[in-house]
RNA sequence: UGUUGAAAAAGGCAAACUCGUCGAAAGGCGGGGACGCAAAGCUACGGGUCUAAUGCAAUAGUUUUGCUAUGAUAGCCGGGCUACCAAC
Numbered sequence: 001u002g003u004u005g006a007a008a009a010a011g012g013c014a015a016a017c018u019c020g021u022c023g024a025a026a027g028g029c030g031g032g033g034a035c036g037c038a039a040a041g042c043u044a045c046g047g048g049u050c051u052a053a054u055g056c057a058a059u060a061g062u063u064u065u066g067c068u069a070u071g072a073u074a075g076c077c078g079g080g081c082u083a084c085c086a087a088c
Stems, first nucleotide, its partner, number of pairs: 002088004012037002017032006035075001041081003045078003048073003055067004
């Protein structure tokens, strides 16, 4: 340096749920809490998925429905960058 792995050692992160808060929502942030994770560290580049404010269309009578990402998701998959320990 590369590959493989979590058996050991040191540790790390934190799902659901809940309280507060931001947001139209999806979801994010902080506290509690642990389902799990060898990158469950960072990154929206590609695909997928979620939401639909705005916009458009139709309908209906003043509502409803559909489409749409510029929004989100890294703990959906892949890519990029970085990384503790051990073995080879």
Molecule: c-di-GMP-I riboswitch aptamer
Organism: Clostridia bacterium